Predicted 3D model of a 75-nucleotide RNA (c-di-GMP-I-GGC riboswitch aptamer) from Desulfuromonas sp. The sequence was found by an Rfam model in a public genome assembly. Of the family's consensus pairs, 100% are formed in the model. Lineage of the source: Bacteria > Thermodesulfobacteriota > Desulfuromonadia > Desulfuromonadaceae > Desulfuromonas.

[in-house]
RNA sequence: ACCGAUAAAGGCAAAGCUGGAGCGAUCCAGUGACGCAAAGCCACGGGCCUCACGCAGGCAGCCGGGCCGCCGAAG
Numbered sequence: 001a002c003c004g005a006u007a008a009a010g011g012c013a014a015a016g017c018u019g020g021a022g023c024g025a026u027c028c029a030g031u032g033a034c035g036c037a038a039a040g041c042c043a044c045g046g047g048c049c050u051c052a053c054g055c056a057g058g059c060a061g062c063c064g065g066g067c068c069g070c071c072g073a074a075g
Stems, first nucleotide, its partner, number of pairs: 002075001003072002011036002016031006034061001040067003044064003047059004
């Protein structure tokens, strides 16, 4: 460095529900844990989704890519 344990310490939080923002996709906060070793960040490529169809938006928990990062058995 690759890699990823029935390891340790810690982390995130799907669906649903409540409140709020938005036309909407969806987002924020709380609750809640299905899962996650980048489920941390970035719409760059693909993909999906929305609309008031424009010089517009959303999804990073769909895949690829970029940047950054905790731990350390075996190999």